[in-house]
RNA sequence: AUUCCCGUUGAUCCUGCGGGAGAUUGCUGCUAUUGGGAUUCCUUUAGGCAUGCAAGUUAUCUCUUUUAUUAGAGAAGCGUAAGGCUCAGUAACACGUCGAUAAUCUGCCCUUAGCUUUGGAAUAACCUUGGGAAACUGAGGCUAAUACCGAAUAGAGAAUUGUUGUUGGAAUGCACUUUUCUUUAAAGCUUUUGCGACUAAGGAUGAGUCGGCGGCUGAUUAGGCUGUUGGUGGUGUAAUGGACUACCAAACCUAAGAUCAGUAGGAGGAAUGAGAGUUCAGGCUCCGAGAAGGGUACUGAGAUACUGACCCUAGCCCUAAGGGGUGCAGCAGCUAGGAAUUCUUUACAAUGCACGAAAGUGUGAUAAGGGGAACCCAAGUGCUUGCUUAUAGCAGGCUUUUGCCAAGUUUAAAAAGUUUGGAGAAUAAGCUGUGGGUAAGACCGGUGCCAGCAGCCGCGGUAACCCCGGCGCAGCGAGUGGUGAUCACAUUUAUUGGGUCUAAAGCGUCCGUAGCCGGUUUGGUAAGUCUUUUGUGAAAUUGUGGAGCUUAACUCUACAGCGCGCGAGAGAAACUACCUUACUUGAGAUUGGGAGGAGACAGGGGUAUUCCUUGGGGAGCGGUAAAAUGUUAUAAUCCUUGGAGGACCACCGAUGGCGAAGGCAUCUGUCUAGAACAUUUCUGACGGUGAGGGACGAAAGCUAGGGGAGCAAAACGGAUUAGAUACCCGAGUAGUCCUGGCUGUAAACGCUGUGAGCUGUGUGUCGCAUUUUUUUUGUGAAAAUGCGGUGCCGUAGUGAAGACGUUAAGCUCACCACCUGGGGAGUAUGGUCGCAAGGCUGAAACUUAAAGGAAUUGGCGGGGGAGCACUACAACGAGUGAAGUGUGUGGUUCAAUUCGAAUCUACGCGAGACAUCUCACCAGGAGCGACGGCAGGAUGAAGGUCAGAUUAAAGGUCUUACCUAACGAGCCGAGAGGAGUUGCAUGGCGGUCGUCAGCUCGUGCCGUAAGGUGUUACGUUAAGUCGUACAACGAGCAAGACCUACACAUAUAGUUGCUACCACUUAAAUUUUAGGAGUGAGCACACUAUAUGGACUGCCCGGGUAACUGGGAGGAAGGCGUAGGCAACGAUACGUCAGUAUGGCCCGAAUCUCCUGGGCCACACGCGCAUUGCAAUGGCAGAGACAAUGGGAUACAACUCCGAAAGGAGAAGUUAACCCUCUAAACUUUGUCUUAGUUCUAAUCGAGGGCUGUAACUCGCCUUCGUGAAGCUGGAAUUCGUAGUAAUCGGGUUUCAUUAGGGCCCGGUGAAUAAGUCCCUGCUCCUUGCACACACCGCCCGUCAAGCCAUUCGAGCAGGGUCUAGGUGAGAAGUAUCUUAUUGGAUAAUUCGAAUCUAGGCUCAGUAAGAAGGGCUAAGUCGUCACAAGGUAUCCGUAGGGGAACCUGCGGAUGGAUCACCUCCU
Repeated sequence: AUUCCCGUUGAUCCUGCGGGAGAUUGCUGCUAUUGGGAUUCCUUUAGGCAUGCAAGUUAUCUCUUUUAUUAGAGAAGCGUAAGGCUCAGUAACACGUCGAUAAUCUGCCCUUAGCUUUGGAAUAACCUUGGGAAACUGAGGCUAAUACCGAAUAGAGAAUUGUUGUUGGAAUGCACUUUUCUUUAAAGCUUUUGCGACUAAGGAUGAGUCGGCGGCUGAUUAGGCUGUUGGUGGUGUAAUGGACUACCAAACCUAAGAUCAGUAGGAGGAAUGAGAGUUCAGGCUCCGAGAAGGGUACUGAGAUACUGACCCUAGCCCUAAGGGGUGCAGCAGCUAGGAAUUCUUUACAAUGCACGAAAGUGUGAUAAGGGGAACCCAAGUGCUUGCUUAUAGCAGGCUUUUGCCAAGUUUAAAAAGUUUGGAGAAUAAGCUGUGGGUAAGACCGGUGCCAGCAGCCGCGGUAACCCCGGCGCAGCGAGUGGUGAUCACAUUUAUUGGGUCUAAAGCGUCCGUAGCCGGUUUGGUAAGUCUUUUGUGAAAUUGUGGAGCUUAACUCUACAGCGCGCGAGAGAAACUACCUUACUUGAGAUUGGGAGGAGACAGGGGUAUUCCUUGGGGAGCGGUAAAAUGUUAUAAUCCUUGGAGGACCACCGAUGGCGAAGGCAUCUGUCUAGAACAUUUCUGACGGUGAGGGACGAAAGCUAGGGGAGCAAAACGGAUUAGAUACCCGAGUAGUCCUGGCUGUAAACGCUGUGAGCUGUGUGUCGCAUUUUUUUUGUGAAAAUGCGGUGCCGUAGUGAAGACGUUAAGCUCACCACCUGGGGAGUAUGGUCGCAAGGCUGAAACUUAAAGGAAUUGGCGGGGGAGCACUACAACGAGUGAAGUGUGUGGUUCAAUUCGAAUCUACGCGAGACAUCUCACCAGGAGCGACGGCAGGAUGAAGGUCAGAUUAAAGGUCUUACCUAACGAGCCGAGAGGAGUUGCAUGGCGGUCGUCAGCUCGUGCCGUAAGGUGUUACGUUAAGUCGUACAACGAGCAAGACCUACACAUAUAGUUGCUACCACUUAAAUUUUAGGAGUGAGCACACUAUAUGGACUGCCCGGGUAACUGGGAGGAAGGCGUAGGCAACGAUACGUCAGUAUGGCCCGAAUCUCCUGGGCCACACGCGCAUUGCAAUGGCAGAGACAAUGGGAUACAACUCCGAAAGGAGAAGUUAACCCUCUAAACUUUGUCUUAGUUCUAAUCGAGGGCUGUAACUCGCCUUCGUGAAGCUGGAAUUCGUAGUAAUCGGGUUUCAUUAGGGCCCGGUGAAUAAGUCCCUGCUCCUUGCACACACCGCCCGUCAAGCCAUUCGAGCAGGGUCUAGGUGAGAAGUAUCUUAUUGGAUAAUUCGAAUCUAGGCUCAGUAAGAAGGGCUAAGUCGUCACAAGGUAUCCGUAGGGGAACCUGCGGAUGGAUCACCUCCU
């Protein structure tokens, strides 16, 4: 400042509402210091009122009285219709504004002219006297006037005459005139230049009446009205008029909203706003209305009269019970109501008003004071120096605005003000907030989804910046917060200034009435329009300048503005309008030949189903994923002959045609209608849209009558299922069909109203026309052009985007319909239509912070495509699952069986093989507090020790005794320690996704943005590996490269390794030879360990643009050589506080520490992983052969001896390429067993022996003898493996005092199969749908059950308002008659008529048994309806059915996924 900010999402852009920030105005919490100024103060009950006051006054008159023209009573005059109060009623000429009065009146006032002559009768006061409680009232008598009455005159009125005059737009006016009739004025008082009275005319002022225009809501109020509309004659009024009356006519108002209902005093103005507007009506001014509710007249110039009269009604008061009185919506005050609004003050000094000649009198009008955090304005709560820590505080100094005190002035009286003086910083700061929006704390304590906060979003479940308190800080400041209301923000009601394909919103379609809008042109008019002049639009309010209160607020003054208006005059003529003249391009008509499932009726045809029939045939048929119900021996199904009947109309057939839409398909005929094209002619704007209204309007449904083959809601049966009121199957009724009528709705959709104009291309197709080419000459074919329809792509532009794009959702115009957060709800109620079902119209209470649209990234799908993997399949091999045993786990048990791990990713896992220890568990026993404070303590604390008791044991405790000598666990804090708690507070480490190939960035480009592109496509790879293309070009982390080991070679080096050649020694057994052992020597070989080389698709052939791929050569090795290590961005609140670390919490003499014993090893049972087997490819016995990796000093142990063995007794060597472990086994060979529960298998049990260790019972291992269980190849299911792999065989090591069936390694023997696929299980990429984003273990629907809330219906109950009819009827009006002489009185009928009663209608709110649906409410029940193809696609209309979401039939939509094909387009 013409403004934004927060809230829907994982994120984005919209639509849309909710909230915040501003201003104003009531109430209210806390706080308050003052003073001054100008203002304001019952919004509710127009409820009721005690008490006092609010309207009198006077040279007219009479009487009384007084010193007094003093006072009092009465008559009379004027006033009391003003001022003051209130806003109930009123939607109206009430108000505003402008007019009219040729339809009127006007006291007091002003001007002019004239006049004021004469006479009479009463009466109040007073006197006398009655009635009554009172209020009041009766009778007799006296008296005056500016009181009243008679006569006269002026005058006034009515009718009438006139070629009369005059004003005017117009005489009905006025003036004059002729004649007649009616009626009829006055008041004095004072002696003064006086005040009055009467008549006429004029003015001024005030009022009455009428008119144009303007300003509320509702159609869930559509018809209203009978004095109603008009006329004539009367009545009435100051005056017009159905205002009233009699008669006559039948009008009048209304969609431009009558009538009815609701609400409301109107205006100037006030609040807010940039304005347009919206809201309001308190104060002040103008107008209106009212005076307890209602009615009526009188007086008067004026009233139907707030503080006058009469009457009725309701209330209150007095009473002697007969009767009376009263009206605060005047000022104070009381009471009630309410969130809410003051003193029973002073004065007529000022300003006004009434009366008066005046003095003056009166005045709750007014002026002035008191009260109120109602409003506005101004000022203050100090300044300074030193100390201190900068504030605060302390000490000192300065100032005195203000406040306080005193005196004068001021005022009606005060107060304030003003002048002078005095003391003293003295007399004066709070409220709200502090997570975001929104300025201000990542401070402390408390609390622990509690208490509470929170406008909105949201905080609080043990580390709360959001609660409560403290401290600090921020904002405003004598105020500051809360709450109700209004405006703005809100372009969320859109005139300015919005929208309607998908967000809310286009009527199902057309015709057409009113209305609105309307082509080209001539002349005119001047209603709209424009210019100008003029009148008016009160003042206050608003703005600017100036002035006066010390300033300001406030007041005064000048100018402007405002009221956006209305009236009058003069002019202009473009546009609109109206009249008029023409025109043809809009529209319509005519003519022509073509196109068409356009409509109605009639007639004909065709195939198939079903049924009947003929013949054949002979066992099933039918149906489904699989079945069953069903059908068939009374002959089905099947083939065949003929017939009946109803429905339908294949192919052609198509983004193709026609129609307004719904919709329309065999052929022929008749009738009807429309569109396009072409061309001639005609009419001459005849048009567009279209509120109401009318017509048509799929399917379903209703009604009456037909018809009924097939299909098929309902109902029935069979399946499926946990259930299955469904999906599937069988059979089947309404219906589907026809005729007549009704209904009037659909996703009636292009979710896109109708009409007109303008704005780039391209390409199909249908109709017509023209031209050209061609031709088989056909009504042929092709091309181009024009017009009209129907599709696609797409430019500009538009749009939130998707998209639309000459068939607009672009640009512009006209008209109509509709929308305004979600739900409640298209519900309730009322109306209307319908036979019904229902249709149309269509709310509110209440509830809620979102609901929604489009697009994006993920995730997901019982969606699709591509690729990949032995924790996928296929092929093959070996298993697991059956048995015994080992081990882990669940469960159970127990004093304890400590704890953790739980799909893959827990279960021989925590390197977890536990005898004690471990150890955390159980039983029992014992011990321990650094440091500080306090009890106690030389009358001996704490400690030590012999003995005894206790005990499993123990100076642990107790008893007794001795020794030593200063501290002190009895109390309060605070610690050490904790395998106590939280892995959802954490670090670190680890598992899994992942044996994956992905995850990102820079710059550019695209998109409003989230984001996209790159990272996609095609090929290729183990790989986002590489190549090619492409608005991308590059880069990083992963992959690869790299590192380690193994396989080959070369070089170098040889001890503790090796021994081919050479030499020597040695033993058996004498020589020789061979062999063994050893020494020298050597380093050839092997081996060891260091460095290098080698492999790169390098070469050849085939394929391919290339990348690459298939084959081959050479080579130790070939396409990643083999096997490992390392291993992305992230996710999983994965695992671990019990490995260590660590925040918070807890225990703290016990949850700490130690000891003894037990437990972790239990055992009806389930599961996982292993092991041993079930035997002959084997067992047993004998003989024989070949490894590697490791380990070793509290150790490995050769060798010798003893023992049947386990083992024992000695003991060399070895700190290790040296010595030991160390005999490898499967294998080979010989023998035996002979298919058996066995010479298989070894569990279990008994007996003996040995080793380790403090200890072997619970609970270790080894050995010998005996015993000899289950088991004869394993259901469903499931695991591993692609080569030196599986399988099989043994060995080492780890843990370790002892104990491997475990883990990790080592070597020996050594296969089969595949070389593929995406079927299962998964992973990656692309694409698609989504209502998911805590991400499918998602989301979410309805019944039922519980509680709360508002609503609807409702037998009734009891009221308010209003209307109609009738009864009673106060009172009033005029008329007639009578009467006592009059003002009077009585009677009669008539009219009006308040009030009240009765009956009925309409309407409004209250209450109510019961009934119904709706909304809301962390964890109730039943299902699983929807969202993915949501597992039967969903939805719409309709009908039937069902616990419930829902199911089914018929027709429709795509707002349906997927695959294939056709067509169209690029």
The RNA shown here (small-subunit ribosomal RNA) has 1466 nucleotides and comes from a Candidatus Woesearchaeota archaeon.
Its mean pLDDT, the model's own confidence on a scale to 100, is 80.
The sequence is in RNAcentral, with records from ENA and SILVA.
Its Rfam family is "Archaeal small subunit ribosomal RNA". On this family, see Yusupov et al., Science 2001: "Crystal structure of the ribosome at 5.5 A resolution". Rfam links the family to the GO terms structural constituent of ribosome and ribosome.
Taxonomically the source falls in Candidatus Woesearchaeota (Archaea, Nanobdellati).